[in-house]
Record summary: Predicted 3D model of a 1534-nucleotide RNA (small-subunit ribosomal RNA) from an uncultured bacterium. Its Rfam family is "Bacterial small subunit ribosomal RNA". Its family is annotated with structural constituent of ribosome and ribosome in the Gene Ontology. Model confidence (mean pLDDT): 81 of 100.
RNA sequence: UAGUUUGAUCAUGGCUCAGGACGAACGCUGGCGGCGUGCCUAAUACAUGCAAGUCGAGCGCGGGAAGCAGACGGAAUCCUUCGGGAGGAAGACUGUGGAACGAGCGGCGGAUGGGUGAGUAACACGUGGGCAACCUGCCUAUAAGCUUGGGAUAACUUACGGAAACGUGAGCUAAUACCAAAUGAAGUCUUUUAUCGCCUGAUAAAAGAAUAAAAGGCGGCACUUUGUGCUGUCACUUAUAGAUGGGCCUGCGGUGCAUUAGCUAGUUGGUGGGGUAAUGGCCUACCAAAGCAACGAUGCAUAGCCGACCUGAGAGGGUGAUCGGCCACACUGGGACUGAGACACGGCCCAGACUCCUACGGGAGGCAGCAGUAGGGAAUCUUCCGCAAUGGACGAAAGUCUGACGGAGCAACGCCGCGUGAGUGAUGAAGGUCUUCGGAUCGUAAAACUCUGUUGUUAGGGAAGAACAAGUAUCGGUCAAAUAAACCGGCACCUUGACGGUACCUAACCAGAAAGCCCCGGCUAACUACGUGCCAGCAGCCGCGGUAAUACGUACGGGGCAAGCGUUGUCCGGAAUUAUUGGGCGUAAAGCGCGCGCAGGCGGUCUUUUAAGUCUGAUGUGAAAUCUUGUGGCUCAACCCCAAGCGGCCAUUGGAAACUGAAAGACUUGAGUGCAGAAGAGGGAGAAGUGGAAUUCCACGUGUAGCGGUGAAAUGGGUAGAUAUGUGGGGGAACACCAGUGGGAAGGGGGACUCUCUGGUUUGUUAACUGACGCUGAGGUGCGAAAGGGUGGGUAGCGAACAGGAUUAGAUACCCUGGUAGUCCACGCCGUAAACGAUGAGUGCUAGGUGUUAGGGGGUUUCCGCCCCUUAGUGCUGAAGUUAACGCAUUAAGCACUCCGCCUGGGGAGUACGGCCGCAAGGCUGAAACUCAAAAGAAUUGACGGGGGCCCGCACAAGCGGCGGAGCAUGUGGAUUAAUUCGAUGCAACGCGAAGAACCUUACCUGGGCUUGACAUACACCGGACCGGGCUAGAGAUAGUCCUUCCCUUGUGGCUGGUGUACAGGUGGUGCAUGGUUGUCGUCAGCUCGUGUCGUGAGAUGUUGGGUUAAGUCCCGCAACGAGCGCAACCCUUGUCUUAUGUUGCCAGCACGUUAUGGUGGGGACUCAUGAGAGACUGCCGGGGUCAACUCGGAGGAAGGUGGGGAUGACGUCAAAUCAUCAUGCCCCUUAUGUCCAGGGCUUCACACAUGCUACAAUGGUCGGUACAGCAGGUCGCGAACUCGUGAGGGUGAGCUAAUCCUACAAAGCCGGCCUCAGUUCGGAUUGGGGUCUGCAACUCGACCCCAUGAAGUCGGAGUCGCUAGUAAUCGCAGAUCAGCAACGCUGCGGUGAAUACGUUCCCGGGCCUUGUACACACCGCCCGUCACGUCAUGAAAGUUGGUAACACCCGAAGCCAGUGGCCCAACCCCUUUGUGGGAGGGAGCUGUCGAAGGUGGGAUCGGCGAUUGGGACGAAGUCGUAACAAGGUAGCA
Repeated sequence: UAGUUUGAUCAUGGCUCAGGACGAACGCUGGCGGCGUGCCUAAUACAUGCAAGUCGAGCGCGGGAAGCAGACGGAAUCCUUCGGGAGGAAGACUGUGGAACGAGCGGCGGAUGGGUGAGUAACACGUGGGCAACCUGCCUAUAAGCUUGGGAUAACUUACGGAAACGUGAGCUAAUACCAAAUGAAGUCUUUUAUCGCCUGAUAAAAGAAUAAAAGGCGGCACUUUGUGCUGUCACUUAUAGAUGGGCCUGCGGUGCAUUAGCUAGUUGGUGGGGUAAUGGCCUACCAAAGCAACGAUGCAUAGCCGACCUGAGAGGGUGAUCGGCCACACUGGGACUGAGACACGGCCCAGACUCCUACGGGAGGCAGCAGUAGGGAAUCUUCCGCAAUGGACGAAAGUCUGACGGAGCAACGCCGCGUGAGUGAUGAAGGUCUUCGGAUCGUAAAACUCUGUUGUUAGGGAAGAACAAGUAUCGGUCAAAUAAACCGGCACCUUGACGGUACCUAACCAGAAAGCCCCGGCUAACUACGUGCCAGCAGCCGCGGUAAUACGUACGGGGCAAGCGUUGUCCGGAAUUAUUGGGCGUAAAGCGCGCGCAGGCGGUCUUUUAAGUCUGAUGUGAAAUCUUGUGGCUCAACCCCAAGCGGCCAUUGGAAACUGAAAGACUUGAGUGCAGAAGAGGGAGAAGUGGAAUUCCACGUGUAGCGGUGAAAUGGGUAGAUAUGUGGGGGAACACCAGUGGGAAGGGGGACUCUCUGGUUUGUUAACUGACGCUGAGGUGCGAAAGGGUGGGUAGCGAACAGGAUUAGAUACCCUGGUAGUCCACGCCGUAAACGAUGAGUGCUAGGUGUUAGGGGGUUUCCGCCCCUUAGUGCUGAAGUUAACGCAUUAAGCACUCCGCCUGGGGAGUACGGCCGCAAGGCUGAAACUCAAAAGAAUUGACGGGGGCCCGCACAAGCGGCGGAGCAUGUGGAUUAAUUCGAUGCAACGCGAAGAACCUUACCUGGGCUUGACAUACACCGGACCGGGCUAGAGAUAGUCCUUCCCUUGUGGCUGGUGUACAGGUGGUGCAUGGUUGUCGUCAGCUCGUGUCGUGAGAUGUUGGGUUAAGUCCCGCAACGAGCGCAACCCUUGUCUUAUGUUGCCAGCACGUUAUGGUGGGGACUCAUGAGAGACUGCCGGGGUCAACUCGGAGGAAGGUGGGGAUGACGUCAAAUCAUCAUGCCCCUUAUGUCCAGGGCUUCACACAUGCUACAAUGGUCGGUACAGCAGGUCGCGAACUCGUGAGGGUGAGCUAAUCCUACAAAGCCGGCCUCAGUUCGGAUUGGGGUCUGCAACUCGACCCCAUGAAGUCGGAGUCGCUAGUAAUCGCAGAUCAGCAACGCUGCGGUGAAUACGUUCCCGGGCCUUGUACACACCGCCCGUCACGUCAUGAAAGUUGGUAACACCCGAAGCCAGUGGCCCAACCCCUUUGUGGGAGGGAGCUGUCGAAGGUGGGAUCGGCGAUUGGGACGAAGUCGUAACAAGGUAGCA
């Protein structure tokens, strides 16, 4: 930077990712080389081998090689006169010689090198100083020496003990082993003097005292050769100095916990003594009583420290492997010895644990050296080669030793480099995958052709790393008497390689032997198909998967990195998410409830001094490596070499003096005092009390039946007299009006009035005084509402608990009646609140306006008052600024400074444990495990509210008529059934799809058939007509058979049958994959956009406001101006008129005719029809209104304010309805889920609901007579007239393809008669009988007619529906569908024709504005707690079991120190007893102090386990309620 809280936004805030790194591990894979790295765990245990020896030029022994000499011996070979001679080898002997080797005495080294990180929070480390308080082997320099003696002892020999390890006695011997003496000063000690310094002291000089060694080794020369002298060199002694290395002291620095707050008796200091190389309580005796600690002592936990390494822009954070410096350790604990150096990794002693040997008596051992083994573990290598190089020990040197080191081996563990081929190559091959079937893609990729040979294989050549040292020869120099020896330097020769025949070079050969891993939803580069179907699985976060998954698995394709790639773990970064750089605290986490105040921090003006801080110059140091920069070397790089740079809060020193500090002096403005005023419900105690109103109680009077209480009631009190009312009295608590505010640190204080005591505030005077005395404030201390605790009082009212009555599903509540603690007082405790302005205190600065409280001043004024200025408070509004926004804004949340407190995701949790306080309740301090990816803030848009305002609607109200009751019809649910096909199901399903199920329809069931199919197209082959008619079987489909039978262009033809293949078919699934169509809110008035403006933004504005309208309709105003879809209008119809036309319509006037009729001639006047127009626009008048829009009234008019009706349905909502109208993706069936046929079913029936019809009657029924419509339909039809039948209807068939004919008589109405209030002359269900019609066919299951029958029903409970005018109500008529009809339905048509609307409180729905919200799937929302179940972590717990560090006491090893009778002893000394002497000195032994391990004891502390128990967290669909969010239905919260 990004993802993630939200519908969206900003901010807060956490979680997560992308980067880098690693001593890593794991998964898959793996060609080569170089350079590095490799037990992070068990400081667990270790088999085996090696890792420290060396010196014979220190010594005595053992040993005896080479060589030499002598006397033997006599080979090969040669010569030969063959007799032999020459020759002299091997061998062996003697002597000499003395090498290798062996242990021992002695010297040096085993204190280095190498390993590990257990311990250690410490002068351990780092850095800078100090030692006048120290040591230093080997090395260097200087100076002086190296004299004279002595006694032992190992080895060895011998005798013994023992299994061994080893030991004992006796005897011999050497030294560079040991001892004594001499000599000796410049060192040490003492004294004196001088100079100097930093306290003890240092330096110089003088005097005195004590103190040393190996006559050694090896060379050379010389000589008087048992050896001596000189000389060289190596050793040695003394002293001084240096170098190196160490010791000690010290400033500063680097860690977690305060839920560790007090610690320490050798403790702190002094004196004397001891001890050490040296200071020092380091040790000891005595004396004193101190020392450390909030600037964190002590304790606990953790940890080796650093150079550096990783990360980061840096500051920082993390780490302390490899390399380097220091420290510590060496099985665990203790101890000393030796030594220059150790309290000693491969030394010693003791104790302990463990292992091994043993003859059981006793011994041996220590890989945290190199390899290696076992074990542990996720995990870490060869029992390799060599001293060639570098370095070390010893040595004069050669040299020996060296698991240090140099190398090789193993491991992709890391970094770096190289390769796995390069060029050409399109029929874009085959194949894979996808596909819209056309193609696309893998893909120039492959094949094929041409080339190269890094690497590889084979062969050949072949390094550097080597410098030496030594030796030989020689040159020069030093020393020396020396041409000798020795030393120094040069040159030449000789000689030394583990790696390794390695690097490297050359040649030949073949593209041959060499690519994987992860990812592809977003972050994050990269997509499709199939499989799966909340399954299997994925996941770093968000999240994906419930039948079309770019997220799971596989494949194709793609992306990234590459001999590696991913995962896991850890660290830094991003994270400004601990903020010094660089954050915050009104509401997000966060200001202590408030004062006083010690420490601390900070601090006014001027002057002088100082120089601690500060700044600056120089010097020293800050090891090397690392890092950065620049060269250079390996072919490059990694890597290596060289040089420079960087690096401190360091030290010393010189300087500056502004600021801070320190010292001194002064000042007055900060602060305080004084003087004169002012206000106040400031506080405390006590007192007499006092005052009136009210409640309650008591007494008495009057008075009578109710009172009280509530939404309504009841409990309760009352005839024993209440309530009410009057009088009097008691008691407690609280103080109306005034009243606006004022005072106090906060809590809080409530006025009655008085007295007394007392704190602060404020104004004025700057005339007076002090002179920085100030601010803040960790700890500390005090105050601190209500409730609560204790003791004692008091108790009128109110009132937790409790009781009763109601309410309720319940009601442990809300409401009511009672009522105890408490509320009140005194004393004392508690110490908390949403103790809030959710805002710490102080100081200064930064526009105003307007109130008000307490003062002061000025102006004006007779007074009242008014105006202006000013200080201290207290409110409102508001600019700049600020803020995430809301807001704050001289009373800051602005700009700055000082000090304090506090915060760092939500939950767990203000909980647990521990500590402190409290009588208790509880308070203060205050975690973790675990869990979630959010939790919170402000604001926005919606939605919602048992929030508010305004408005509308047959929404209510006012009316009329219904439904709900009856019977029937129709639909639905349910039940039933073989099937009762399917769909619709709150409004917005239910006389709905269906404008018409007897068959058909039909999708359902039963049974019987067919399988390229009932239907479409194409191809191949075979056949010939097909169609039609007849007969037989069958329920039919169908099968069999007979009759009849084509055209032409003669074919790949049309038509048709069969077979086969592609395919057809599906009312099968999914309306939650879809199109289209439709319903609904709703004919409600809304829904949006462009530009501009405002806002960080979501968004707002416009569209809000004031009016008005049916209307977002219009007007006015306005940071808006315009526009679009809706509204309205345009369209149809109806109402009036004009005009044109005039048949099939009409008939006024004229004429003719008829029983009669526009019947006829004719006519266009009228009606009517069809066109075209007119008309209505708030146009006119008046009132109101903003001179508006508009509204009210009126005139005129057929019609008046959208005239009535219709069509017309904005953005959207409901995953609303429909896959069964149709279309369609995907899935499914394919001799069946397709298709044909017959019969059945969709018409069932205890029941429930919905919609209707008919009624219950007299506003009626019935009979007779009589009047007036409109829409519409008609040739497979309407069907007149006539005729038959009681009738349904039959017969016959005029006219009509329709303003002509028909359906077709409209009915209610009107006139007259009867009925007279009844289950009826109401009502017509049901049933019986008989018929008519349609139709292949009326059984299941049609309609209608006639006769007979004559049920329920007497106006309908709760509830509920429609309707505002030609409407409701009522009356009939027509049509679609249709053979017929279950139609009482639906759609239209006309006839007759009302009532009512005060009004918007309420119910329902809707619109606008506003408000609240924890809702946004949007209240059918959200959400809380108990209980039940499962899982997890955790607290308590009787107890139990371990660890750690101390304490007290006991025991007391080794060892140092001290003491020591007796015992033992070579050197030196003594002898007036020469010894078995004495002394000095030493030793063993013993004793004592200290002292490890061990034992006992009571405590402390930290863990493990723990029956049971407490709460907590989490867990798609458990139980009970509904506490919170809206006034959440009792406002919520503390």